[in-house]
Formats: sequence, C1' cells, structure tokens
RNA sequence: GCCCGUGUAGCUCAGGGGUCAGAGCACUCGCCUUGUAAGCGAGCGGUCGUGGUUUCGAAUACCACCGCGGGCU
Repeated sequence: GCCCGUGUAGCUCAGGGGUCAGAGCACUCGCCUUGUAAGCGAGCGGUCGUGGUUUCGAAUACCACCGCGGGCU
C1' cells in the first nucleotide's frame, strides 16, 4: 500500500429502514436474612466511532475518514 471483519450503556453483546434503542453483567435502592452472599423487585446509565449522501424517515443503505483485529505483497 491492497483486501476482509469490526466499532451500539462502565463491560460482553443483540438489533439489518418506521419501534420508547434493548438484554445480561456491573452500579444504586428496596425485599428477604441474625448478618453476608445468593435470590426477587425497581432504578440509573446511550452524540449507535466521526463527517457527509440517499430517503417522508438512517443505529440500519451508500461515500470518505478514524480506531481496533486479521490476511496479502
């Protein structure tokens, strides 16, 4: 330099044009317990990597760039 994959909550990931953007773990509060853990309930937490294009409408399609991983020369 070229090619492929990937980027969504603190972490691991789902979601592939119309939905309030979700789950588990973590964190906070409550219940339970003599107490702790476990369990149960609730809550908190997001510029969907950045900028643009298409569209009535983009996390999702397209383009460029950036980060990470892998491959080729």

Model confidence (mean pLDDT): 82 of 100.
A computed fold for a 73-nucleotide RNA from Virgisporangium ochraceum, annotated as transfer RNA.
NCBI's taxonomy places the organism under Bacteria, Bacillati, Actinomycetota, Actinomycetes, Virgisporangium.
Its Rfam family is "tRNA". Gene Ontology term of the family: triplet codon-amino acid adaptor activity. By type it is a transfer RNA.
RNAcentral holds the sequence, with entries from Rfam.